Description: A computed fold for a 69-nucleotide RNA from a soil metagenome, annotated as c-di-GMP-I riboswitch aptamer. Model confidence (mean pLDDT): 88 of 100.

RNA sequence: AAACGGCACACCCGUCGCGAGGCGGGGCCGCAAAGCCACGGGACUCUCGUAGUCAGCCGGGUCGCCGAA
Numbered sequence: 001a002a003a004c005g006g007c008a009c010a011c012c013c014g015u016c017g018c019g020a021g022g023c024g025g026g027g028c029c030g031c032a033a034a035g036c037c038a039c040g041g042g043a044c045u046c047u048c049g050u051a052g053u054c055a056g057c058c059g060g061g062u063c064g065c066c067g068a069a
Stems, first nucleotide, its partner, number of pairs: 006031002011026006029056001035062003039059003042054004046049001
C1' cells in the first nucleotide's frame, strides 16, 4: 500500500446523575488502536474532599486484526 472488518464527534430521543458526564437507540465528524487501564500531566464538575468526570487532550501501561513486516 491492500483486504476483511471495527469504533462512532457533533446533534437528536429516552434514561441515570446536583453537575461535569454515563448508559441505550438514531446519527457519522473523524480514528491503525477513537480497544482497555485514572499511573503522571492537563481540562472540567460539585455536596469543595486524599471527592468526582473526561481514555475521541497529552504521556505511560497492557491486550489486539491484516500486511510489502